Annotation: Predicted 3D model of a 251-nucleotide part of an RNA (large-subunit ribosomal RNA, domain VI) from Candidatus Kerfeldbacteria bacterium RIFCSPLOWO2_02_FULL_42_19. RNAcentral holds the full RNA, with entries from ENA. The source organism's lineage runs through Bacteria, Bacteria candidate phyla and Candidatus Kerfeldiibacteriota.
Context: one part of a larger RNA
This record gives sequence, C1' cells and structure tokens, in this order.
RNA sequence: CGUUGAAACUUGAGAAGGCUCUUCCUCAGUACGAGAGGACCAGGAAGAACAGACCUCCCGUGUAUCGGUUGUCCUGCCAAGGGCAUUGCCGAGUAGCGACGUCUGGUUAAGAUAAACGCUGAAAGCAUCUAAGCGUGAAGCUGUCUUCAAGAUAAGGUUUCGUUUGAGGUCCCCGGAAGACUACCGGGUUGAUAGGCUCUACGUAGAAGCGCGGUAACGCGUGAAGCGAAGGAGUACUAAUAGACCGAUGU
Repeated sequence: CGUUGAAACUUGAGAAGGCUCUUCCUCAGUACGAGAGGACCAGGAAGAACAGACCUCCCGUGUAUCGGUUGUCCUGCCAAGGGCAUUGCCGAGUAGCGACGUCUGGUUAAGAUAAACGCUGAAAGCAUCUAAGCGUGAAGCUGUCUUCAAGAUAAGGUUUCGUUUGAGGUCCCCGGAAGACUACCGGGUUGAUAGGCUCUACGUAGAAGCGCGGUAACGCGUGAAGCGAAGGAGUACUAAUAGACCGAUGU
C1' cells in the first nucleotide's frame, strides 16, 4: 500500500517440523540343526539420544535480601551505623532465569506403490505374474500428528457493531513472566495498572536498647527477635488528569 468501515472468532490453498535407536522378559532353549548354536511371528518392560513445555521437587545463579568478618575514613567520643577496598572477603538465599531437575512426545488407521511374491491368461493348443484384467507388498510416498498460514492479488468464511446522531482506532499517560526500537498484552477514576501502605508467604538467624553473669573477650534473657527484593492478597493514599486527532459508496 492492497484486500472498498470496524471488532472478534475462524476455514486451510500452501509451507515447515516430526517419523529415531538400544537392551531385557515371554513365546522358547521351541522351530531348525549331527552338534555347536539358535530364530521368524506375536506380546510385554526398561532405557539412550533428540525435541517441546515447565519450575512442585533437586541443583545453580541470584552485585537491589539477611547475617558474619578484616583494613581504613567518616558520623565529636562510647555504643550504633555509613563509605571504600573485585559484591572487600565469607555463610546463606525470595522471585525470575536456567539444567544437572520435572512432565510430555515420536502413535495408529487408511490409500497408492518400489524391489519382490502371486492369481487368471493369451500372443505361441504347451508354458508364462502381463500383453487385456486382478492381488500381496517397505523405516520410503500421500495421509494420519505438531506449528505457521487469506499478499491464497481468485486477497476466503461466520457473528456482531457501524456509515457523520459516527462503529472503531490512534496520540498521551500508568504498567507488563511482552520487549533492542517498534510491535504485542493489561489498565486509565464507571479504576486495583504501577507505586505506597497493611497483612501474608518465604529468606536470614536471634536486632537495637536495657537487664543479668564475666577482670575481659564475650555469653544469657527480654525474643521464633529484628530486618527484608522482584511472590500472593487487600486497600484509592500517590500517579494513570484534561483533551486532541484519524475514521466508512453517509449528509
């Protein structure tokens, strides 16, 4: 830009992906074979690699959480804190992200076939799977399964709304397990979209102050304390104000 207004839901021409492998058990030490050895068919069970999804568990990360600790500077000093030193170093760790974790998957019809194996059968009184005709037959082909898909320019379909008394959309703003930007998704006071606050989950590991004990370092009590990020819920306190523009074969 087109698809001759818009929104939602769709059909699927077409395209892409997938199709894997191993071991064990039963059949059966059977068929076969002098023996050694040792099946087809059929049924069942584990696993590998690969792929997809996810974070309940396990493990990792987690420089915005908590704690310990060294040196030094600062808050006048004590105590308590702050800065810097690779996040100073160290011990843990929420959400998120991830795999070493968890779950799922590769199945099954059907159709047409290849090699191959046949039926009937002449040319050629026989024979012959082939010349007419009819079958069986692959991890392969079509299809079944998954994903994308109407620029499929033959631009599809359905439903609803609308054509100026204007459906719908955009700008702008608050945001997002969406994201380079854009796009996409949610929300914009008729509001829980984000922040704040409260509660909670969870994490750290027992705050400060005070008391008691100890010469002291320090320990104990108050006390499952104190503090806390991204999680969950609630709550209009703060910010999403106000508005403008585009918009159909209408008038």